[in-house]
Context: one part of a larger RNA
RNA sequence: UGUUGAUUGUCUGACUGGAAGGAAGCAUGAGUACGAAAGGAACGUGCUUCCGUGGCCUCUAGUGUACCGGUUACCGAAAGGUAUAGCCGGGCAGCCAAGCCAUGGUGGAUAAGUUCUGAAGGCAUCUAAGAACGAAGCCAUCCGGAAAAAUAGACAGUCAAUUGCUUAACUGAUAGGCAACUAUCGGAAGAGCAACGAAGGCUCUUAUAGACGAUAAGGUUAAUGGGGUGGUGAUGUAAGUAGCAAGGUUUCGACCGAGUUACGAGUCAGCCACUCCCAAUCGCCUGAGG
Numbered sequence: 001u002g003u004u005g006a007u008u009g010u011c012u013g014a015c016u017g018g019a020a021g022g023a024a025g026c027a028u029g030a031g032u033a034c035g036a037a038a039g040g041a042a043c044g045u046g047c048u049u050c051c052g053u054g055g056c057c058u059c060u061a062g063u064g065u066a067c068c069g070g071u072u073a074c075c076g077a078a079a080g081g082u083a084u085a086g087c088c089g090g091g092c093a094g095c096c097a098a099g100c101c102a103u104g105g106u107g108g109a110u111a112a113g114u115u116c117u118g119a120a121g122g123c124a125u126c127u128a129a130g131a132a133c134g135a136a137g138c139c140a141u142c143c144g145g146a147a148a149a150a151u152a153g154a155c156a157g158u159c160a161a162u163u164g165c166u167u168a169a170c171u172g173a174u175a176g177g178c179a180a181c182u183a184u185c186g187g188a189a190g191a192g193c194a195a196c197g198a199a200g201g202c203u204c205u206u207a208u209a210g211a212c213g214a215u216a217a218g219g220u221u222a223a224u225g226g227g228g229u230g231g232u233g234a235u236g237u238a239a240g241u242a243g244c245a246a247g248g249u250u251u252c253g254a255c256c257g258a259g260u261u262a263c264g265a266g267u268c269a270g271c272c273a274c275u276c277c278c279a280a281u282c283g284c285c286u287g288a289g290g
Stems, first nucleotide, its partner, number of pairs: 005159007015145004021051008034039001052103005060097001062095002067090005072083004092270001105141004113133004162195006170187007196289001199286004204218004224279003227275005232269004240263005247256003
C1' cells in the first nucleotide's frame, strides 16, 4: 500500500518451522516357549543410567564494579576521594551450570513383504473387481509462526451515512430591448477554509518488555515510578561512654597517647507490602464521513 467506510477486541487455520527425542543396563517375563539332552529366547511390564532438547533458580555452587566489614599508601581539618572494585573477607536480587524439573505412546494411510476370496483360463492363481495385515519412515496427536490465504476469512462492540463559511464553471425564471445585451430574483458542479467525530498516536510515569521501533502497565475516578514507613534479607557490633595501656613530654603538679577490654549496634538493599508527600499537570496531532 492492498484487502470496497473507519476503528477496537476475540478467533479460525490454508500454508509453514521443529529431531525432540535417541540409546543402554538390570529385574520380571522364565529356567518358561523350544529342545532327547546340553542348552535356551521373545512380545510385554517395571526401575535406573547416559547422550540430546526445552524450561527454571527452591536446594548445591559460581559470579555478583548494588551493598557491609577489615586494612595499606597518598591527598584532605574532617567527611570523603584515588590507587585493577587499591587489596582482602563475606554477600541479597539478577544471570547462570556442575544444580533442579520435564522429555507418552496411540491412531490413520502406506512401502517392500504376507494373506483372504476370486475369475479371465470349469483347475490353479495375493489381483484383474473386492477385502485384511504390514516399518525407527509419512500424516495426526505436541510446541511455535501464520488473513498479503488476491477465493485477501469469521464473530462481536463503537462511530459514520455530516455541519458552516468563502469562491464559483455552468444554468433557470421575470422585465426591458429589433439585436448585441442589460437589470432583478434563484439553483449550483468544482475548489479552499473551518467545525463535529468512534478510535489511535505524541508529549508524560514506567516494566512482567526491550538494540531502536515494538510489547505490556499506568496517567489524579491514580499505587505507574520516586520518597517515607514496615517487613524480609546482607554485613557483623558503628558513633559514643567508661576502664586499661606500650611509648613520649614534663615546670614533677601532670599532660599527650597508637592500641586494647566492656556496654552498645550501625550501615545498606534492584525484593515484598502500605502510604497521594513528589512527579504522571496543561496540552497537541492523525482520523472514516455516499